[in-house]
RNA sequence: UCAUACCAACCGGGGGAGCAGCGGACCCCUGAACCUGAAAUCCGCUAUACGCAGGGGAGGAUCCCCCUUUUGAGGGACGAGCGCCUGCAAACGAAGCGGCUUUCUUCGUGUUGAGAAGCGGGACUUACGCAAUCGGGCAUUCCGAACCAUGUCAGGUGGGGAACCAAGCAGCAUUCAAGAAUUCCCCCGAUGUGCCGUAAGACCACCUGCUUUGAGCGAAAAAGCCGAUGUUCCUGCGGGUGUGACUUUCGAUCUUGGGGUGUAUGG
Numbered sequence: 001u002c003a004u005a006c007c008a009a010c011c012g013g014g015g016g017a018g019c020a021g022c023g024g025a026c027c028c029c030u031g032a033a034c035c036u037g038a039a040a041u042c043c044g045c046u047a048u049a050c051g052c053a054g055g056g057g058a059g060g061a062u063c064c065c066c067c068u069u070u071u072g073a074g075g076g077a078c079g080a081g082c083g084c085c086u087g088c089a090a091a092c093g094a095a096g097c098g099g100c101u102u103u104c105u106u107c108g109u110g111u112u113g114a115g116a117a118g119c120g121g122g123a124c125u126u127a128c129g130c131a132a133u134c135g136g137g138c139a140u141u142c143c144g145a146a147c148c149a150u151g152u153c154a155g156g157u158g159g160g161g162a163a164c165c166a167a168g169c170a171g172c173a174u175u176c177a178a179g180a181a182u183u184c185c186c187c188c189g190a191u192g193u194g195c196c197g198u199a200a201g202a203c204c205a206c207c208u209g210c211u212u213u214g215a216g217c218g219a220a221a222a223a224g225c226c227g228a229u230g231u232u233c234c235u236g237c238g239g240g241u242g243u244g245a246c247u248u249u250c251g252a253u254c255u256u257g258g259g260g261u262g263u264a265u266g267g
Base pairs, nucleotide, nucleotide: 001267002266003265004264005263006262010057011056012030013029014028015027016026020046021045022044023043024042034055035054036053037052064260065259066258067257074250075249076248077247081243082242083241084240085239086238087237088236089235093233094232095231097227098226099225100224101223102222105220106219107218108217109216115213116212117211118210119209120208121207122206124201125200126199127198128197129196130194131193132191133190134189135188136187137186139182140181141180142179149174150173151172152171157166158165159164
């Protein structure tokens, strides 16, 4: 160095979750990823933990192992900042709200009386009365009982020698309860009733009449000042949720250079 047979190692890896921890199984990423069987009610292991059982391929190398270089899918940690929701506080500022003042302006109204003051009435509240409406009662009329209501009781029944007596159905008449109707008047109660009355209250504001006084008054807009509130923004201290920069960590894959690794037999 060649040939044959064989041994080791290899025929994927990573992240998450889970676990005392490691691997598988589960989810995800990567992608040349040998087949079969079981596996969250778990399976196999213990820091030498990167699966178990059976089979197959390839096999000391461009393929196995180690160091180094590049790229970097994807995941984990931290979580500034920002958005949204929400609790408490605060009351400076802005918006909104109220009051006052001013003036350039616009409109309306006013000596045919503005505004103000005084007196009265209405409206308002409470109580009572009257009326209205409704309901009930009382009253009146009608109807009204197979027997268990009344009166009269034909026929029939019972008693008696007889005169006569007794109970009594139907019928007739009357009525109870119940039902129906009427209600002028009377009694009681109620009210989404009233151009009604009486008494008391209230009377800031609203409507209106009278008296006095006699020239302003109202609205809009703008500016200024003051005030209240805590509705919104802003501010401070928290809570929840979403997104997520920076940093950090694991890292498939890609890539550079170098090194390492057998046994036996025969030529």
The RNA shown here (Bacterial large signal recognition particle RNA) has 267 nucleotides. Its Rfam family is "Bacterial large signal recognition particle RNA". The family's RNA type in Rfam is non-coding RNA gene. Its mean pLDDT, the model's own confidence on a scale to 100, is 76.